[in-house]
């Protein structure tokens, strides 16, 4: 310098009016015995990296909860991190890169069932042309012949196909075969060793199609609902009077019946416990305290974790954070030697319970790490 | 906030249990007609919303992602 990688950031600043939300300070009028309400005037404050999608995962709430079984649903290398995740880190292993690096729902096909179109004999049980061997029959050029028949062997050749039971060569046979050797490849199990583990190395022993992102089989993890959650205060309306039978003198016991176990069974429990609704917007949840942020140091390869300072930082229920002139600032275009002028752009997008994450959307810009080629010293 | 259904030629809609994407209409061009319309006869016309995967093979299965439509309170 040139291509390529990861990976962190920023995403407009500043000045002037005018205007809007938070009654957060402060202070002025009204009105109220006080709490306090309405109003003005001043300071302060006021969107994001994605507030978006609402796709995961918590906080919080509410109803439920002895205990157990089925169903459903989800997750699927291993260790970490976390409140928790299907997120995130560090590594195995595999697939792609020359490489830096990336990407992977990566358990299980020798429990079990279903599919593998067309072709092809055969798709999981088998032989279509073959190849060898006996035996018969014909046939001549009388053979180590050629033809057809029937038995029996193999599974090397060709041919089908995405895919034919491991792959190349040697031995070996009648003719062939992991049948045996060498050399590679693939499995699962056992053993040794190395790691905490995924795994790896090496030996032993096999070569029994694929497909689980088909059904299923393992192993974990899941009660439901959502802030229009729900509590509170007020009004309003509704239903019900401690189910029914029996058996007991009584206490209570069995049944049936109705509810509760927010998917079902068993089992438990209860039978006066009250329930609707007030068109979502009375006040609380809610916005001063959090899985808060900032800055330093320590521990860790990292994700994260600790500790110490400092700061509190939007917030409504007609739902505020605009808006117009100005200057710089960055990109483009014209003219111009230049300096400079002029003109035009300056994205996505906009909180509404609240947090971690993924995902998408984003004009322009900036910094780091590495790799790999070239050039120069 | 929750639930549910769709995206396939220009336009409406199929495609069985993963195996060669089609019909209907529209458009174009022959026939017919004096000329058109009808009618007939053939042709064109697809990145099955995008992106990845799975698998011999994907509209269809499985992830993520965009748009669209209906229901609850």
């Nucleotide at each position: 310098g040139a291509a390529g990688u990861a990976c962190g950031c920023c995403g407009g600043g500043u000045g002037a009016c005018c205007g809007c939300g938070c009654u957060c300070g402060u202070u002025c009028c009204g009105c109220a015995u006080c709490a306090g309400c309405g109003g003005g005037a001043u300071g302060g404050u006021g969107a994001g990296g994605a507030a978006a999608g609402u796709c995961c995962g918590g906080g919080c709430u509410u109803c439920a909860c002895a205990g157990g079984g089925c169903a459903a649903g989800g997750u699927g290398c291993a260790g970490g991190a976390u409140a928790a995740c299907g997120u995130c880190c560090u590594g195995u292993c595999g697939g792609c890169g020359c490489a830096a690096g990336u990407c992977g729902a990566a358990g299980g096909a020798a429990a079990g069932u279903g599919c593998c179109a067309c072709a092809g004999a055969a798709a999981c049980a088998u032989a279509c042309c073959g190849c060898c061997c006996g035996c018969c029959g014909c046939g001549c050029u009388c053979g180590u012949c050629g033809c057809g028949g029937c038995g029996a062997g193999c599974a090397a050749g060709g041919g089908u196909g995405a895919a034919a039971u491991c792959g190349u060569g040697a031995g070996g046979u009648a003719a062939g075969a992991g049948c045996u050797c060498a050399c590679g490849g693939a499995g699962u199990u056992c053993c040794a060793c190395g790691g905490u583990g995924a795994c790896g190395u090496g030996g032993a022993c096999u070569c029994g199609g694929g497909u689980a992102a088909a059904c299923c089989c393992c192993a974990c993890c899941u009660g439901a609902a959502g802030c229009a959650a729900g509590a509170u205060c007020g009004c309003u309306c509704g239903a019900u009077a401690c189910g029914c039978a029996c058996c007991g003198u009584a206490a209570g016991g069995u049944g049936c019946c109705g509810g509760a176990u927010u998917g079902c069974c068993c089992g438990u429990c209860c039978g006066u416990g009250c329930g609707a609704g007030c068109c979502a917007c009375a006040u609380c949840g809610c916005a001063u305290u959090g899985a808060g942020g900032u800055g330093c140091g320590c521990g860790g390869u990292g994700a994260c974790g600790c500790g110490c300072a400092c700061c509190c930082c939007a917030g409504a229920g007609g739902g505020a954070u605009g808006g117009u002139c100005g200057c710089c600032g960055c990109c483009g275009g014209u003219g111009g030697a230049a300096a400079c002028a002029c003109c035009g752009g300056u994205a996505c997008a906009g909180a509404a319970u609240c947090c971690g994450g993924c995902u998408u959307a984003u004009a322009g810009g900036c910094g780091u790490g590495c790799u790999u080629c070239g050039c120069g010293u | 906030a929750g639930g549910g259904c769709g995206g396939u030629a220009g336009c409406u809609c199929a495609a069985u249990u993963g195996g060669u994407a089609g019909a209907g209409u529209a458009g174009c061009g022959g026939u017919c007609u004096c000329c058109a319309a009808a009618a007939u006869c053939g042709c064109c016309g697809g990145u099955u919303g995008c992106a990845g995967g799975u698998u011999c093979g994907a509209g269809u299965c499985c992830u993520g992602u965009c748009c669209g439509c209906c229901c609850u309170g």